Predicted 3D model of a 75-nucleotide RNA (transfer RNA) from a Bacteroidia bacterium. Its mean pLDDT, the model's own confidence on a scale to 100, is 84. Rfam family: tRNA. Rfam classes the family as a transfer RNA.
RNA sequence: UGCGGGGUAGAGCAGCGGUAGCUCGUUGGGCUCAUAACCCAAAGGUCGUAGGUUCGAUCCCUACCCCCGCUACCA
Numbered sequence: 001u002g003c004g005g006g007g008u009a010g011a012g013c014a015g016c017g018g019u020a021g022c023u024c025g026u027u028g029g030g031c032u033c034a035u036a037a038c039c040c041a042a043a044g045g046u047c048g049u050a051g052g053u054u055c056g057a058u059c060c061c062u063a064c065c066c067c068c069g070c071u072a073c074c075a
Base pairs, nucleotide, nucleotide: 002070003069004068005067006066007065010024011023012022013021018055026042027041028040029039030038048064049063050062051061052060
């Protein structure tokens, strides 16, 4: 320099046009002699940013930002 993959809840990930989910964690409750186990419930998301397409965008298109991998150039 170019190419590819990725950015979604505190962490790790799924979803891929029609009001966003899973596991772990967190908080509260239950069970228990007790608990880090088990059971129930709750909170937690501007879906990287800005535009565009559409009746409708996390999802499609464009640009940009960030992360990872490969590649090229210089030394």